[in-house]
Molecule: glmS glucosamine-6-phosphate activated ribozyme aptamer
Organism: Acidimicrobiia bacterium
RNA sequence: CGAGACGAAACAGCGCCAGACCUCAUUUCACAAUGAGGUGACGAGGAGGAAGGUCAUCGAAAUCUUCGGCGGAUGCCUUCCCGGCCGGCUCAGGUCGUCAGGAUGGGAGCAAAACCCGGAAGCGAUUCCGGAACAGAGACCCACCCGUGAGCGCCG
Numbered sequence: 001c002g003a004g005a006c007g008a009a010a011c012a013g014c015g016c017c018a019g020a021c022c023u024c025a026u027u028u029c030a031c032a033a034u035g036a037g038g039u040g041a042c043g044a045g046g047a048g049g050a051a052g053g054u055c056a057u058c059g060a061a062a063u064c065u066u067c068g069g070c071g072g073a074u075g076c077c078u079u080c081c082c083g084g085c086c087g088g089c090u091c092a093g094g095u096c097g098u099c100a101g102g103a104u105g106g107g108a109g110c111a112a113a114a115c116c117c118g119g120a121a122g123c124g125a126u127u128c129c130g131g132a133a134c135a136g137a138g139a140c141c142c143a144c145c146c147g148u149g150a151g152c153g154c155c156g
Stems, first nucleotide, its partner, number of pairs: 014071004019067001020039008042059003048081007082097005088152005101146002104143004116131006
């Protein structure tokens, strides 16, 4: 360096379940108990590094558990470091994070579940697969406004 085998990752709006609700079995006149199971957030978006703080963005669905909790977390805030930009360099300041400034207005584009239809597994609760529709935020594009100061350098 190449090949093969095995394992891991390719889940972070993610994982989990002691409450709760539901199913089945056994026992029971019944209430219920025990055991075994099931449900328990639908996608979009989101990462420079470290520490601390914090009920961590956006919409979809819906007479119901998307209830109630636990853990985690790419969010936000503060500080430090690194990096870009603020028309050359340095320092301070500001603002962002490598597609590396902010505000406002406008534009284009974008989802899965639910629902409906069909199929598969399970005694069942329920789960899985296929088909079709529909967002908002951020980012992106356009317009416009705003975007600190000092020293040095360079040009006239």